[in-house]
Context: one part of a larger RNA
RNA sequence: AGCUUACGGCGGAUACCUUGGCAUUCAGAAGCGAUGAAGGGCGUGACUACCGACGAAACGCUCCGGGGAGCUGGAAGUAAGCUUCGAUCCGGAGGUUCCCGAAUGAGGAAACUCUAUAUACUACUUGCUGAAUUUAUAGGCAAGAAAGAGCAAACCUGGCGAAUUGAAACAUCUUAGUAGCCAGAGGAAAAGAAAGCAAAAGCGAUUCCCUUAGUAGCGGCGAGCGAAGUGGGAACAGCCUAAACCAACUAGAUACGUCUAGUUGGGGUUGUGGGACAGCAAUAACUAAGAUUAACAAGAGUUAAAAGAAUUAGUUGGAAUACUAAGCCAUAGAUGGUGAAAGCCCAGUAUUUGAAAACUUGAAUUACUUAAGCUGUAUCCCAAGUAGCAUGGGGCACGUGAAAUCCCGUGUGAAUCAGCGAGGACCACCUCGUAAGGCUAAAUAUUCCUGAAUGACCGAUAGUGAAAUAGUACCGUGAGGGAAAGGUGAAAAGAACCCCGGGAGGGGAGUGAAAUAGAACAUGAACCCGUAAGCUU
Numbered sequence: 001a002g003c004u005u006a007c008g009g010c011g012g013a014u015a016c017c018u019u020g021g022c023a024u025u026c027a028g029a030a031g032c033g034a035u036g037a038a039g040g041g042c043g044u045g046a047c048u049a050c051c052g053a054c055g056a057a058a059c060g061c062u063c064c065g066g067g068g069a070g071c072u073g074g075a076a077g078u079a080a081g082c083u084u085c086g087a088u089c090c091g092g093a094g095g096u097u098c099c100c101g102a103a104u105g106a107g108g109a110a111a112c113u114c115u116a117u118a119u120a121c122u123a124c125u126u127g128c129u130g131a132a133u134u135u136a137u138a139g140g141c142a143a144g145a146a147a148g149a150g151c152a153a154a155c156c157u158g159g160c161g162a163a164u165u166g167a168a169a170c171a172u173c174u175u176a177g178u179a180g181c182c183a184g185a186g187g188a189a190a191a192g193a194a195a196g197c198a199a200a201a202g203c204g205a206u207u208c209c210c211u212u213a214g215u216a217g218c219g220g221c222g223a224g225c226g227a228a229g230u231g232g233g234a235a236c237a238g239c240c241u242a243a244a245c246c247a248a249c250u251a252g253a254u255a256c257g258u259c260u261a262g263u264u265g266g267g268g269u270u271g272u273g274g275g276a277c278a279g280c281a282a283u284a285a286c287u288a289a290g291a292u293u294a295a296c297a298a299g300a301g302u303u304a305a306a307a308g309a310a311u312u313a314g315u316u317g318g319a320a321u322a323c324u325a326a327g328c329c330a331u332a333g334a335u336g337g338u339g340a341a342a343g344c345c346c347a348g349u350a351u352u353u354g355a356a357a358a359c360u361u362g363a364a365u366u367a368c369u370u371a372a373g374c375u376g377u378a379u380c381c382c383a384a385g386u387a388g389c390a391u392g393g394g395g396c397a398c399g400u401g402a403a404a405u406c407c408c409g410u411g412u413g414a415a416u417c418a419g420c421g422a423g424g425a426c427c428a429c430c431u432c433g434u435a436a437g438g439c440u441a442a443a444u445a446u447u448c449c450u451g452a453a454u455g456a457c458c459g460a461u462a463g464u465g466a467a468a469u470a471g472u473a474c475c476g477u478g479a480g481g482g483a484a485a486g487g488u489g490a491a492a493a494g495a496a497c498c499c500c501g502g503g504a505g506g507g508g509a510g511u512g513a514a515a516u517a518g519a520a521c522a523u524g525a526a527c528c529c530g531u532a533a534g535c536u537u
Stems, first nucleotide, its partner, number of pairs: 001536009016487002020458002022455007029447002031151002039100003042055003046078002050074002052059001061094006070082003105114003115118001121148002124144006155186001156184005166173001170220001196203002207234004217225002238439003241383001245266009271417001273382004277376004287371004293367003299361005305353003311326005327344002329333001335347003388412007398424001419434005474481002494521001497508004
């Protein structure tokens, strides 16, 4: 020095555990904000650095309910107190709520300064004023009222809109109308009551799912892209204007007959075309509907809670929930805890009961509102810089193609029911529909958040980055990046006292089932280090 064995040290793998995560389901909620939000700064405790809570009324105030013996947060200490005259605690409603922050009296290098008391600015209403320019208008000033702003995870609509990539290169194409940015709205949004589909048969708003179908098609016919009708389901709901016509009012023009324009009210809303108009009927009973309005519930739910069954003995053990024996409850054998593994020990669970207050729902009733007839004629109306067309683009699964349908820029530019559009160029026939105004619940999408539950999800190098002072420490001028770190024991019973030592540390003693469980604390692998013995050199 190497090997082997034994015993240790170091180390922290492994198995076990879980306070924390992840995913999903159901239900709720889907917003907060000038009555000052989100997010912060600074304070508030007897002692208080941190976290949490709270706000100069500051570890808290008031009222109303619940609850019933302890309490003064995490946090264990000391002190001082509170509490059956009901505290602490839980729920509802209030009060207080410094400073910054949209931040809004002015300023500002946020949490500060200054003036001195001001909702800054915009929109709105009223009043007073008031240019170019006479009337007027713009503008200005004041008052009033209190609408907007800012924040927020995804979902949604709209506007702008990439590249990596794929095509085995690359340019059309693809990635993709994706990412990203911007604007806006709601609890959903968007869409929506046919100028639709279809095909000789018919359907009857929209949305979503399955199917049709990787089909028909598109495509440097490459890579790739990729429908629709039907059929089956979910859910179902339909309406209001414009115009013709009538009336009133206002203004203007008048040949004083009226006409034009505007406002308001009535009327009217459709494709077996409808309406106006004319005539008849009717004037409100019946019926129907109500998504709008009002009253009023009963009831139900949410936000605290309450009652809530049934086991003992022996054995082992530190400890019984284990084993043995004999019982019991069960609308409760979910779960968690308890000194090992508990239906019957505890908290609970099934079931039942419960609200002073606040909120949600409510569709019964009443009121209220709305709707609705027949015939005739062919005089009037039926959404205009629109439809269409030309041209340039976009979007449609469809890359310009034979390219319809839809949207936009420029130019041009109809018709009013004997009308107009569509049925994938176009024409004819036939069929379907009725554009150029608007509203509309449900089925659908999502989850920052709340509650309940579940898991062939993780178990501390995993699972969130974060089981712990975690977006912390630390790094960076900054945008930003971003950790490590869990386990004594059933209970601190956390080792009085003695000894060595300056201490650290250790040896006794003691506690404990165990101290090789001693706080560098459960298990304690490998690597590495040591001590002892043996063997080899």
Molecule: large-subunit ribosomal RNA, domain I
Organism: Pyropia haitanensis